[in-house]
Context: one part of a larger RNA
Molecule: small-subunit ribosomal RNA, 5' domain
Organism: Bacilli bacterium
RNA sequence: GGAUGAACGCUGGCGGUGUGCCUAAUACAUGCAAGUCGAACGAGGCUCUUCGGAGCCUAGUGGCGAACGGGUGAGUAACACGUAGGUAACCUGCCCCUUAGACUGGGAUACCCAGACGAAAGUUUGGCUAAUACCGGAUAACAACAGAGAUCGCAUGAUUUUUGUUUGAAAGGCGCUUUCAAGCGUCACUUAGGGAUGGACCUGCGGUGCAUUAGCUAGUUGGCGGGAUAACAGCCCACCAAGGCGAGGAUGCAUAGCCGAUCUGAGAGGAUGACCGGCCACAAUGGGACUGAGACACGGCCCAUACUCCUACGGGAGGCAGCAGUAGGGAGUUUUCGGCAAUGGGCGAAAGCCUGACCGAGCAACACCGCGUGAGUGAUGAAGGUCUUCGGAUUGUAAAGCUCUGUUACGAGGGACGAAUUAUCUCAGGAGGAAAUGCCUGAGGUCUGACGGUACCUCGCCAGAAAGUAACGGCUAACUACGUGCCAGCAGCCGCGGUAAUACGUAGGUUACGAGCGUUAUCC
Numbered sequence: 001g002g003a004u005g006a007a008c009g010c011u012g013g014c015g016g017u018g019u020g021c022c023u024a025a026u027a028c029a030u031g032c033a034a035g036u037c038g039a040a041c042g043a044g045g046c047u048c049u050u051c052g053g054a055g056c057c058u059a060g061u062g063g064c065g066a067a068c069g070g071g072u073g074a075g076u077a078a079c080a081c082g083u084a085g086g087u088a089a090c091c092u093g094c095c096c097c098u099u100a101g102a103c104u105g106g107g108a109u110a111c112c113c114a115g116a117c118g119a120a121a122g123u124u125u126g127g128c129u130a131a132u133a134c135c136g137g138a139u140a141a142c143a144a145c146a147g148a149g150a151u152c153g154c155a156u157g158a159u160u161u162u163u164g165u166u167u168g169a170a171a172g173g174c175g176c177u178u179u180c181a182a183g184c185g186u187c188a189c190u191u192a193g194g195g196a197u198g199g200a201c202c203u204g205c206g207g208u209g210c211a212u213u214a215g216c217u218a219g220u221u222g223g224c225g226g227g228a229u230a231a232c233a234g235c236c237c238a239c240c241a242a243g244g245c246g247a248g249g250a251u252g253c254a255u256a257g258c259c260g261a262u263c264u265g266a267g268a269g270g271a272u273g274a275c276c277g278g279c280c281a282c283a284a285u286g287g288g289a290c291u292g293a294g295a296c297a298c299g300g301c302c303c304a305u306a307c308u309c310c311u312a313c314g315g316g317a318g319g320c321a322g323c324a325g326u327a328g329g330g331a332g333u334u335u336u337c338g339g340c341a342a343u344g345g346g347c348g349a350a351a352g353c354c355u356g357a358c359c360g361a362g363c364a365a366c367a368c369c370g371c372g373u374g375a376g377u378g379a380u381g382a383a384g385g386u387c388u389u390c391g392g393a394u395u396g397u398a399a400a401g402c403u404c405u406g407u408u409a410c411g412a413g414g415g416a417c418g419a420a421u422u423a424u425c426u427c428a429g430g431a432g433g434a435a436a437u438g439c440c441u442g443a444g445g446u447c448u449g450a451c452g453g454u455a456c457c458u459c460g461c462c463a464g465a466a467a468g469u470a471a472c473g474g475c476u477a478a479c480u481a482c483g484u485g486c487c488a489g490c491a492g493c494c495g496c497g498g499u500a501a502u503a504c505g506u507a508g509g510u511u512a513c514g515a516g517c518g519u520u521a522u523c524c
Stems, first nucleotide, its partner, number of pairs: 001524004006520005013371006019364002021329001026327003030324003035064003040061002043058006071282003081206007090199002095195004100190002103137004112127006143166010172187006208254003215245003220242004225237003257279004261272004284305005307318004335361001337360003343357001344355004374404004384395004408465001410460005418451001423446008468513005473494003479508005489496002
């Protein structure tokens, strides 16, 4: 000199864009943060009714989602991360393309009704009923095993043809046509192959301090066989062998999430890992599995522990490192705000619902950037202040005065972009089809804004409402007077102060920066 997620002191006009618990991964009152589908299902309720029915709502069964999004950095020195590869050792819901289908049966159960227990949380008995819930049979490929063959490679092997044994579906919903047999469209469903996406595992190399840590290791290292897994593997187990790592630093201890990047520096390098983005790990502490395509699951379950709360003392409930907010800790870090209008996500055929993701507003000079606090003219060099050699000098064109301007602020009026390739209605065209619905394309109309009557524009209006902070001995730009008298005090280093202090305190003046200035802390 530069930098900061900063803090402190003094001061403080406006706007834009960002940023805002670095400490106690401490404890949490309250509200919200994950639901949705009635076009899967029975049932119940409400409204209307031309008594035909129509519309709406929901506790439950069922489906999908809840494994995303959001938070934090405790742990982790590790294939956790980065980079480059490998998988002939693997999985992948929803999405896209292709293939073949969707045949035939059955038994339950929740809700509900009747009852029992309990303070509650809730539990339980009997009875009834439905499905895209559940379970059989048929069919076919895949897969597994056995036999035969072909091609290829990178060792185990990979691909492919054929012959024999086990295995699927929703028979669904909605709409249209109808010759009442059924057919078609669409959304779901099943099988197989491929893609895409997301993951899993393995390997080379890389990034830290201590040797005042020198030896470490029994599932340890390897083999054979088996189990488990999506899959390889001591991952686990039985048996066998005695190996494996280490001064090129094993092991131990300490510290630490890693990276893209950020700061600094001419660079090499050094330091850091806030915000934003990628990966990992965690969800009061420790352990465990269930469901599922995916979790060993922040707002799921079970167990143990600590803590808090309720209780009729028998027993129960809870987990903000989600958004706000509270207490505590601390030098120190914000609103218990608005909206789903946009973007994105979940569900749904859609309308739509949900979304503290997100978009916005609020607070804070916390940071960066921009603007303003007026401009021109004005010498009787006014008054006042300070100094003085008492002549004057300086403050100083500074003020006053005169002439202007109107940024910003204030008042009034107008007033957005963000909104459409969305949704819905109408029309036209197109592919397919027996036709219709449906699908695709285009045109037109209508609806939708939290921010916000905000930004912005126009008019009016008064120089009116808007300047401080630090320093002035040298380094280092900027000096005099008074007070004090080794006192009070200053100080980054050298050092000032003991009666003429340019170094302390005050005043005038000056210098520097300026809505900031200075100090402290940390990094280069």